[in-house]
């Protein structure tokens, strides 16, 4: 110095005029739109069905052990796959059953004989061999394909084959380590006939619905109308329960309002120390309140810093001078945890790997 790998902050401050919104101790003084506020993909709090229980069907997850309110989220570990590597990426089950594997290819899974190779007989021939027939054995060579009846070697073989041996690897099985998932040592066995479950499907685990336009109360009006069912009861069925002939549900048909008020912002919160865990976190102490809008505020101007470009100049680590910008994604709507996606531009950390130099 170069080329990677993982993470992190920042997203403008302060002053004046004028213009909005909220609180309050009110003529003043205090506050006021993000990392995503987006997506509505997840999981909650909180409201109400509800006093609300079981199955079946549907739906989510999936190595192992932790965090969490909880989650399909985080951390840590274990395995397998890419990488020199820092890192990435994946992960129940194919021996329960069905089903797919195009074309090539001889065959594609209780799969195989195309060219081959080796024997016996036996025809012709140019006869140290070459060309066929007919029988038998072979899956070791090669074709094909993404994948083809473990894999390298050595022995056997008529010629091959785990046929057999050694090492790999699979699979039982003891021991030891670990909380596991796995590991790692010794031993037994020639020991498996692919692959594909974001195919159907089996195994474990887990799931009540509807959502703030939810839901309460105030007030204001009107026809306490008409007709119809025996049923209603917050995903579907089925059984339990509970309300039922006044209720309740359906269908028309009228009035009210574009009514207020709460919910509505103190929270699974946030700062700062100290302690425990590898870490996620997760206790203790002390401190603090930072938008609550409702056709919808949080905004304009100007100046100064800063910060970034960019032209120019100087005595060139950087200084000054002039302009231009406040940048990119974009705007709270009940709230929080995450998780994807969208981004202008500067800094910073930690790491690996080249190559110099001390």
């Nucleotide at each position: 110095a170069a080329a990677g790998u993982g993470g992190a902050u920042c997203a403008a401050g302060c002053g004046a005029u004028c213009g909005c919104c909220c609180u309050c101790u009110c003529a003043g003084a205090g506050g006021g739109a993000g990392g995503a506020a987006a997506g509505u993909c997840c999981g909650g709090a909180c409201u109400c069905c509800a006093c609300a229980g079981g199955a079946c069907a549907g739906g989510g997850u999936a190595g192992c052990c932790g965090c969490u309110a909880a989650c399909g989220g985080c951390g840590g570990c274990c395995c397998c796959g890419a990488g020199c590597a820092a890192u990435c990426g994946g992960g129940g089950g194919a021996a329960a059953g069905u089903a797919c594997c195009a074309c090539a290819g001889a065959a594609a899974a209780c799969a195989u004989a195309c060219c081959g190779c080796c024997c016996u007989c036996u025809g012709c021939c140019u006869a140290c061999g070459g060309c066929g027939g007919a029988g038998g054995g072979u899956a070791a060579g090669g074709u094909u394909g993404a994948a083809a009846a473990g894999g390298c070697g050595a022995g056997g073989u008529a010629a091959g084959a785990g046929c057999u041996c050694a090492c790999c690897g699979g699979u039982c099985c003891a021991u030891c380590a670990g909380u596991g998932a796995u590991g790692a040592u010794g031993g037994g066995c020639g020991c498996a006939u692919g692959g594909u479950a974001a195919a159907c499907c089996c195994u474990a685990c887990c799931c009540g619905g509807a959502g703030c336009a939810a839901g309460a109360c105030c007030g204001a009006a009107u026809a306490g109308g008409a007709g119809g069912g025996u049923g209603g009861g917050u995903g579907g069925u089925c059984c339990g329960c509970c309300c039922a002939a006044a209720c309740c549900c359906c269908u028309c048909g009228g009035g009210u309002a574009a009514g207020g008020u709460c919910g509505c912002u103190c929270g699974a919160u946030c700062g700062c120390g100290c302690g425990a865990g590898c870490a996620a976190u997760c206790g203790c102490g002390c401190g603090g309140c930072a938008a609550g809008a409702u056709g919808a505020a949080u905004g304009a101007u100007c100046g100064c810093u800063a910060c970034g470009g960019u032209u120019c100049u100087c005595g060139u680590u950087g200084g000054g001078a002039g302009c231009c910008g406040u940048c990119a994604c974009a705007g709270a709507a009940u709230c929080c945890g995450g998780c994807u996606u969208a981004c202008c531009g500067a800094u910073c950390c930690a790491c690996u790997u080249u190559a110099g130099c001390c």
Bacterial RNase P class A from Binatia bacterium (SeqCode), 358 nucleotides, folded computationally. The sequence is in RNAcentral, with records from ENA. Its mean pLDDT, the model's own confidence on a scale to 100, is 78. It matches the Rfam family "Bacterial RNase P class A". It is annotated as a ribozyme. Gene Ontology terms of the family: dimeric ribonuclease P complex, tRNA processing and ribonuclease P activity. The organism belongs to Binatia (SeqCode), within Bacteria.